[in-house]
RNA sequence: UGAGCAGACUGUGCUGCCGCGGCGGCGUUUUAGCCGACGAGGAAAGUCCGGGCAUCACAGAGCAGGAUAACUGCUAACAGCAGCCGGAGGCGACUCUAGGGCAAGUGCAACAGAAACAGACUGCCGUAUUUCGGUACGGUGAUGGUGGAAAGGCGGGGUAAGAGCCCACCGGAGCGUAUGAGAAUACGCUGCCCUGUAAACCCUAUCCGAUGCAACGCUGAUUGGUGCAGGUGGUCAUAACGUCUGCUCGGCGGAUCAUCUGCAAAGGCGGCUUGAACGGUUCGGCGACGAACCGGCUAGAUAAAUGGCAGCGCAUGUUUCCUUUGGAAACAGGACAGAACCCGGCUUACAGGUCUGGUCACAUC
RNA sequence: GCUGGUGUGGCUCAGUUGGUAGAGCAGCGCAUUCGUAAUGCGCAGGUCGCCGGUUCGAGUCCGGCCACCAGCU
Repeated sequence: UGAGCAGACUGUGCUGCCGCGGCGGCGUUUUAGCCGACGAGGAAAGUCCGGGCAUCACAGAGCAGGAUAACUGCUAACAGCAGCCGGAGGCGACUCUAGGGCAAGUGCAACAGAAACAGACUGCCGUAUUUCGGUACGGUGAUGGUGGAAAGGCGGGGUAAGAGCCCACCGGAGCGUAUGAGAAUACGCUGCCCUGUAAACCCUAUCCGAUGCAACGCUGAUUGGUGCAGGUGGUCAUAACGUCUGCUCGGCGGAUCAUCUGCAAAGGCGGCUUGAACGGUUCGGCGACGAACCGGCUAGAUAAAUGGCAGCGCAUGUUUCCUUUGGAAACAGGACAGAACCCGGCUUACAGGUCUGGUCACAUC
Repeated sequence: GCUGGUGUGGCUCAGUUGGUAGAGCAGCGCAUUCGUAAUGCGCAGGUCGCCGGUUCGAGUCCGGCCACCAGCU
């Protein structure tokens, strides 16, 4: 200098004028009004996971169902993150990986092919027979063809022809020893050799009660229907029905009809923003993360505020000029998007800009 | 805000143990008829909403996006 890898941050600034939201203060019978500080994001989005919180038996048992999937850790928890192991890619920095089990059972594998996991089409060999073309029976997964996949691969020995039948090397499985916290790795032994598919049923291990702030609590004028609660009367009867989870158990409420009385909704208040939070320093840890101390308070709307205009800048693009390290002028647009109970993640969208640490190639010292 | 569902020819819909994408209506051509409709025969028309993955093979299975619909008196 060129190419490439990983990570972090930012994502228009200042001034003036007009306006909006809740809060505090002044003021007011109330309304209005005045002043003050504050007022969207890295994704507020998708609602895909996990938790807090609330109600339902302060949540029960079993089955069904769902989720996850190498290992160790982090965490409130997770399908997240960190480290590490195995596999794949790259010269490398590094990246990707739904990565338990078809060697437990069952299913499926269209077309082709004899055959899709064991049943011989062709070929080879043996025996019998023969009209000498062949035929029958048996052996053989070494040959051909089909297919995504064909009886571990390849070479040698061996054999009637063949075959892990035997041997060397390679791959897998099982067992043993050593190392490691573990996944695993290294070495040795055993011919043990079995197609693929579990994002097919299923098996193994671990976890999961349901519903979501329109949860939930308090309050709430009148009438009708509806629903809920209570009183009275009739009918039924210990099983049915309703509810708690889809089913069983178990818990709770006897059920239904008629009639009478009372209550509920719209709206308002709480939940609501001080929090597994944020910023800084130190310490522990490779890291995710944790601990201690210090600091400040940082949106809470309910048809939903956080905006508009002007001026000067800022970076970007285009054109022109000067002239080339670059500078000046004009014009253009300034990304994705927008809180609604709150957090931790993931995924998706995003104009442009800044910084940091590795790698490879070439050149010079 | 929360919850559930749907997407396949122009329209309405089928499509199950994953194996050549179908039907009805509509369109076009031919026959029939003096002519039209009806009827009969034939033809064309598909990125299975989009992207990626699993698999020999995906409309179907898995993940992520997009659009639309319904419910929460």
Two RNAs folded together computationally: RNase P RNA and transfer RNA, 438 nucleotides in total. Its mean pLDDT, the model's own confidence on a scale to 100, is 76. It holds a member of the Rfam family "Bacterial RNase P class A". From the family's description: Ribonuclease P (RNase P) is a ubiquitous endoribonuclease, found in archaea, bacteria and eukarya as well as chloroplasts and mitochondria.